Small-subunit ribosomal RNA, 3' major domain from a Flavobacteriaceae bacterium, 474 nucleotides, folded computationally. The organism belongs to Flavobacteriaceae, within Bacteria. The prediction has a mean pLDDT of 81.

Context: one part of a larger RNA
């Protein structure tokens, strides 16, 4: 100087407390461990691995296994040699890769060009090392810290500044001060959202006027309004009162759409964990080179005495079922979204308009109104299994989703323990998208609808910041 302390002081955080809802019990989905296997590819492992890389494993993907093939091979280049092919179509053998047969088959200014075959040289490796690395990322932590120049103090390591008294979300600011300044962080500048104005008015809108319909901005028209999307305004403790030297704090204050960082996002200092990644990519070294490269068929990554994590659905009456009826936002669409008609109980099929979309397409659901069920393993719950179908795709056996009929398991609120959340939040309800032929999505990321309770307080648990103290630790 640090680090540590079941030392002290001050302070903060859904850290506790106060509340609400879960997990841990059940069934299933998914990931992991383990076991099994020819293979169950590899990585991630307290917090910071485990619905993680994977934002789509039937083939492909695919890296794994079994078997069958190839040896300059998938791509590109240079040089030499040979040829007029290569590709395409038909066909034979084969699981296919591949091999064979037939058909067809370049241009030319004759120098060559183009293409193929072959030889040589460069290849290729998801092989190892993340403890050789770059880049990227997690975490402490959006915590308030981490440093420098000059000066001063100290033999020196180093200290001071950065401490003290206040204050703040903040090393934020003020006062004091052997310190005076400065940098990286904080904040602000950026984006979305909440209010208003200006400009603009189609595909959006419809107050007034007119036309028209069973009905509808449907039509003429209009720019008022909503909205759209560009530019501005607006909030600064600016004003008032109180406290205070000041910074600042307090006030159901005024005004205001918004008030003290308005709400949310992006943004992550010096560094820590030899943290993660050589399998995104790049790269040093090592290793393989008729194979650890590469092509193909089939299998596996989907196994199953078991254990754990994350979720979904429930155990019901604040509910289930049936009928009626209302209201979003955000995103997507041409090998696409599909109105409407028709067939089918349905998944869906067959026709068929519109739309490369503010124009066309997709029923929002919970809610509300009416009916029924009366506390039961039930009209709860839907696992499992049997049968029949639909669709995608070369192909649903291993191993897809969906529909219909039947079947109707466990489960009556979950031990010890443990998680999330402070407001348009939790809880609850549906919608959309990426990936994608299809989909194992109950996942992820967004979008809106309905919409709470509680916080006395900081003694205690956990993590963190500052000062101080002890130390046989570095």
């Nucleotide at each position: 100087u640090g680090a540590c302390g079941g030392g002290g002081g001050c302070c903060c955080g859904c850290a506790c407390a106060a509340g609400c809802g879960g997990u841990g019990g059940a069934g299933c989905a998914u990931g992991u461990g383990g076991u099994u296997u020819a293979a169950u590819u590899c990585g991630a492992u307290g917090a910071u691995a485990c619905g993680c890389g994977a934002g789509g494993a039937a083939c492909c993907u695919u890296a794994c296994c079994a078997g069958g093939g190839c040896u300059u091979a998938a791509a590109u280049g240079u040089g030499g040699a040979u040829u007029g092919a290569c590709a395409g179509g038909u066909u034979u053998a084969g699981a296919g890769a591949u091999a064979g047969a037939c058909c067809c088959u370049c241009c030319u200014u004759c120098g060559g060009g183009c293409a193929a075959u072959u030889c040589a040289c460069a290849a290729g490796g998801u092989g190892c090392u993340g403890c050789a690395u770059g880049g990227u990322u997690g975490u402490c932590g959006u915590c308030a810290g981490c440093u420098c120049g000059u000066g001063c103090c100290g033999u020196g390591a180093g200290g001071u500044g950065u401490c003290a008294g206040g204050u703040u979300a903040a090393g934020u600011c003020c006062u004091a001060u052997a310190a005076c300044g400065a940098g990286c962080g904080c904040a602000a500048c950026c984006c979305c959202u909440a209010c208003c104005g200006u400009u603009a008015g189609u595909u959006g809108c419809c107050a007034u006027c007119a036309g028209g319909u069973a009905a509808u901005g449907c039509u003429g028209g209009g720019g008022a309004c909503u909205c759209u999307a560009a530019c501005g305004g607006g909030a600064c403790u600016g004003c008032c009162g109180g406290u205070g030297c000041a910074a600042a704090c307090c006030g159901a204050g005024a005004g205001g759409a918004a008030g003290g960082u308005g709400g949310g996002g992006a943004c992550g200092a010096c560094g820590u964990c030899a943290a993660a990644u050589c399998a995104u990519c790049a790269c040093g070294g090592c290793c393989c080179u008729u194979a650890c490269g590469u092509c193909c068929u089939g299998g596996g990554c989907u196994a199953c005495a078991c254990a754990c994590g994350u979720g979904c659905u429930a155990c019901a009456a604040u509910g289930g079922c049936c009928g009626g009826u209302a209201c979003a936002g955000a995103g997507a669409g041409c090998a696409g979204c599909c109105a409407c008609g028709u067939c089918g109980c349905a998944a869906g099929g067959c026709g068929g308009a519109g739309c490369g979309a503010a124009u066309c397409u997709a029923u929002a659901a919970a809610a509300c109104c009416g009916g029924u069920c009366a506390c039961a393993g039930u009209u709860c719950g839907g696992a499992u299994c049997g049968g029949g179908g639909u669709c995608u795709g070369c192909a649903a056996c291993c191993c897809g989703a969906c529909c219909c009929c039947g079947u109707g398991a466990a489960g009556c609120u979950g031990g010890a323990a443990u998680c999330g959340c402070u407001a348009g939040u939790a809880a609850u309800c549906g919608g959309a998208u990426a990936u994608c032929a299809g989909c194992c999505a109950u996942g992820a990321u967004c979008c809106g609808g309905u919409g709470a309770a509680u916080a006395c307080g900081u003694u205690c648990c956990c993590g963190g910041g500052c000062c101080u103290u002890g130390u046989a630790c570095a």